[in-house]
RNA sequence: UUCUUAUCAAGAGAAGCUGAGGGAACUGGCCCUAUGACGCUUCAGCAACCCCUAACCAUUGUUAGAAAGGUGCUAAUUCCAGCGAGAUUUUUUCUUGAGAGAUAAGAG
Numbered sequence: 001u002u003c004u005u006a007u008c009a010a011g012a013g014a015a016g017c018u019g020a021g022g023g024a025a026c027u028g029g030c031c032c033u034a035u036g037a038c039g040c041u042u043c044a045g046c047a048a049c050c051c052c053u054a055a056c057c058a059u060u061g062u063u064a065g066a067a068a069g070g071u072g073c074u075a076a077u078u079c080c081a082g083c084g085a086g087a088u089u090u091u092u093u094c095u096u097g098a099g100a101g102a103u104a105a106g107a108g
Stems, first nucleotide, its partner, number of pairs: 001108008013043005021032003026082004044074003049070002052065005078100001083097005
């Protein structure tokens, strides 16, 4: 970097350093931010993908548990929309699919 599969409405923040932008990219909106953003470090926490334990099972599976280890995450639904379909009170609102993205596991 590419592919495959799964998930993405829940959950969980303090301190120190730094010092102006940030919310993936583009456009539009909306929001956070000198009462200190983003980032880095430490500590804490959340969750349960891998791993681990037990039971069941024809099945590479299912269910339950645990949280030592590997990741991840800790403003707002992945902040919302963009493309398609449907419904609607048709200047509107809602539902849904795709695309893009994020994370995990596996493969090349």

The prediction has a mean pLDDT of 84. Predicted 3D model of a 108-nucleotide RNA (SAM riboswitch aptamer (S box leader)) from Oceanobacillus polygoni. It was read from a public genome assembly, where an Rfam model found it. The model forms 97% of the base pairs in the Rfam consensus.